[in-house]
């Protein structure tokens, strides 16, 4: 340089036929113990990479752009 796939809570990942953004772990009280762990039960935690198009409405569809990845090709 070109193909292809990932980017979503603090970590791991779902959602993919567009219509109010979740789950396990994690953290925060409370119950439970004499205290801890455990189990319960309730919460807080997200410009879904960035910019811009479509649309009445976009994590979801289109273009570019960044980041990682991974195959190729070039290396006088």
């Nucleotide at each position: 340089g070109g193909g292809c796939c990932u980017a979503u809570a603090g970590c791991u990942c779902a959602g993919c036929u567009g219509g109010c953004a979740g789950a396990g772990c994690g953290c925060u009280g409370c119950a439970u113990u004499c205290g801890c762990a455990u189990u319960g039960c309730a919460g807080a935690g997200g410009u879904c990479g960035c910019c811009g198009g479509u649309u009445c409405g976009a994590u979801u569809c289109c273009g570019g752009c960044u980041a990682g990845g991974u195959c190729c090709a070039c290396c006088a």